[in-house]
RNA sequence: GCGGGGGGCUUGGUGGCCGCUGGCGGGGCUUCGGCUCAACCGCCAGAGGAAAGUCCGGGCUCCGCAGGGUAGGGUGCCGGCCAACUGCCGGCGAGGGUAACCUCAGGGAACAGUGCCACAGAAAGCAAACAACGCACCUGCCACUUCGGUGGCCGCGGCGCAACGGUGAAAACGUGCGGCAAGAGCGCACGGUUUGCGGCGGUAACGCCGCUCUCGGCAAACCCCACCUGGAGCAAGGCCAAAUAGCAGGCGCAGCCGCGGCAACGCGGUCGGAGGGCGGCCCGCCCGAGCUUGCUGGUAGGCUGCUUGAGCGCCCCAGCAAUGGUGCGCCCAGAUGAAUGGUCACCACCUGCAACGUGGCGACACUGUGCAGGAACAGAACCCGGCUUACGGCCCCCCGCUGUC
RNA sequence: GUGGAUGUAGCUCAGCUGGUAGAGCGCGGGAUUGUGGAUCCCGAUGUCGUGGGUUCAAAACCCACCAUCCACC
Numbered sequence: 001g002c003g004g005g006g007g008g009c010u011u012g013g014u015g016g017c018c019g020c021u022g023g024c025g026g027g028g029c030u031u032c033g034g035c036u037c038a039a040c041c042g043c044c045a046g047a048g049g050a051a052a053g054u055c056c057g058g059g060c061u062c063c064g065c066a067g068g069g070u071a072g073g074g075u076g077c078c079g080g081c082c083a084a085c086u087g088c089c090g091g092c093g094a095g096g097g098u099a100a101c102c103u104c105a106g107g108g109a110a111c112a113g114u115g116c117c118a119c120a121g122a123a124a125g126c127a128a129a130c131a132a133c134g135c136a137c138c139u140g141c142c143a144c145u146u147c148g149g150u151g152g153c154c155g156c157g158g159c160g161c162a163a164c165g166g167u168g169a170a171a172a173c174g175u176g177c178g179g180c181a182a183g184a185g186c187g188c189a190c191g192g193u194u195u196g197c198g199g200c201g202g203u204a205a206c207g208c209c210g211c212u213c214u215c216g217g218c219a220a221a222c223c224c225c226a227c228c229u230g231g232a233g234c235a236a237g238g239c240c241a242a243a244u245a246g247c248a249g250g251c252g253c254a255g256c257c258g259c260g261g262c263a264a265c266g267c268g269g270u271c272g273g274a275g276g277g278c279g280g281c282c283c284g285c286c287c288g289a290g291c292u293u294g295c296u297g298g299u300a301g302g303c304u305g306c307u308u309g310a311g312c313g314c315c316c317c318a319g320c321a322a323u324g325g326u327g328c329g330c331c332c333a334g335a336u337g338a339a340u341g342g343u344c345a346c347c348a349c350c351u352g353c354a355a356c357g358u359g360g361c362g363a364c365a366c367u368g369u370g371c372a373g374g375a376a377c378a379g380a381a382c383c384c385g386g387c388u389u390a391c392g393g394c395c396c397c398c399c400g401c402u403g404u405c
Numbered sequence: 406g407u408g409g410a411u412g413u414a415g416c417u418c419a420g421c422u423g424g425u426a427g428a429g430c431g432c433g434g435g436a437u438u439g440u441g442g443a444u445c446c447c448g449a450u451g452u453c454g455u456g457g458g459u460u461c462a463a464a465a466c467c468c469a470c471c472a473u474c475c476a477c478c
Base pairs, nucleotide, nucleotide: 001401002400003399004398005397006396007395008394009393010392012347013346014345015344016343017342018341020046021045022044023043024042025041026040027036028035029034048377052388053387055386056385057384058383059382060233061232062231063230072229073228074227075226076225077091078090079089080088081087092106093104094103095102096101107224108223113222114221115218116217117216130165133160134159135158138157140153141152142151143150144149173191174190175189176188177187178186192215196211197210198209199208200207201206237304238303239302240301246295247294248293249292250291251290255270256269257268258267259266260265275287276286277285278284311330312329313328314327316325317324318323349374350373351372352371353370354369356368357366358365359364406477407476408475409474410473411472412471415430416429417428418427424461432448433447434446435445436444454470455469456468457467458466
């Protein structure tokens, strides 16, 4: 220098002007307890590392619940951490990478069963045999015979076998020696795999050694085993409470005359009329049969839940770490169509261009200057702990290759 | 906030007890016709939404993500 791996930090700063949300104080009202307004002023505070996806887990709230089982769902090496987890940390085993390092849903043949393995191939599961091989056995044929048998041949039968051939992702452990009629874990040695037992090390997973047993894959196929698991969600839940409707009460439409009618009642006139309108009050004018109080319920709407919490920062201690503990300090958004913004100036950062300066023979490099551009992903909504995904910048450590000294 | 479905050729859809992906319409070429349409013959067309994993093998099985749509209060 190039390429790669791991980890950490951060998500611009200051000031002016104009706004937004919340709190406090002033202000206003007051029965001096408080209440109220953003109509005015001042001060203070005001998004994130992911606020996102809503994939897990918990707090909180309501409903349900004697206990147990089952269905459904989830998890699945070991130890630790945590409120809890499908999370985190440390290890074991397996796999990938030259390495740094990364990935893993990683229980289940031997205490149970089922299914699948296309095509090709004889055969894809426990038994079978296409070509090939062999003749110990049966049978057949031939030769010899002391008639008891012996020897030869497998062309057709029959039998044995699975090394070798080809197929496939995978062929029933691999290599060598023995063995056999020919062969084969059939036996032995070494090596691999698996289970059990014993010994040693380790808390354990597991590792090493010895003996023993076994030898296809798939359980992110059905299933079995062990463990966990009640449901809903802040639109949870609680409080206040318009309008309309319902129930109960109060006041009023009175009363009088005439007509019609059997009557209930209707129509007309007169006096009266709660209440309402004519912008505040009085007079006056007009309308006029409903008006009003309480209760139930809880709609619209409002308040609460609501932000002090498994909280944040610093020091120390224990621990490899996750994390836990002690002490001190701090208070850090609460909106509800939803505030946290806009603009200007300067500084800092990055990119490009330009000329000047310095170094160099030069390509070029460096520092300052000017101009232009850029500054990502993304917006709290009950609150936390994780995971995942998106994304700008900076720093540190490690590995490999190459060059120079 | 909660629950669910879908994504395959240009379009509409099949294919999912894992075995190398098709149909219709459309598109291209040819025949027929004076020309076009219709008809007949031939042909092309795919990162199976994306990325990982399991497996000998993944469109399908599992996980994460992306996009679209639906339902309920």
Two RNAs folded together computationally: RNase P RNA and transfer RNA, 478 nucleotides in total. Its mean pLDDT, the model's own confidence on a scale to 100, is 76. It holds a member of the Rfam family "Bacterial RNase P class A". The family's RNA type in Rfam is ribozyme.